[in-house]
Molecule: FMN riboswitch aptamer (RFN element)
Organism: Fidelibacterota bacterium
């Protein structure tokens, strides 16, 4: 220095006004929000992760734990050495269950798990 190991710590935002209606933060209209790594230059919509269902398999069994499948969106001009990442214009997208009435945003699995960051510490070569 660099590998690997084993801890701790952190690890997701956002409905406001109107309209309509017996009843909607759920419709409708204007607004509101954007996890991680990458990437000649900064990304919700390029790449690929994670969440999240569905299934298969290791453990006697549960804890754990490998593994497969499904899983959303951008064009266009400029700038520049380089940017679908900036800067303009218009435009899209967003699990499962629940709700008086159709969910990015309420509520609920979740005080949960995670992709990752950040320190810590010993030990090998």
């Nucleotide at each position: 220095a660099c590998u690997c190991g084993u801890c701790u710590u952190u690890g997701g935002g956002g409905u406001a006004g109107g309209g309509a209606g017996a009843a909607u933060u759920u419709c409708c209209c204007u607004u509101c929000c954007g996890g991680c790594g990458g990437u000649a230059a900064a990304a919700g919509c390029c790449c690929g992760c994670g969440a999240g269902u569905u299934c298969c398999g290791a453990a006697a069994a549960a804890a754990u734990u490998g593994g497969a499948a499904c899983u959303g969106a951008g064009a266009u001009c400029g700038u520049g050495a380089a940017a679908u990442u900036c800067g303009g214009u218009c435009g899209c997208c967003g699990a499962c269950g629940g709700u008086u009435a159709c969910a990015g945003u309420c509520c609920g699995g979740a005080u949960g798990a995670u992709a990752a960051a950040a320190g810590a510490u010993a030990g090998c070569g």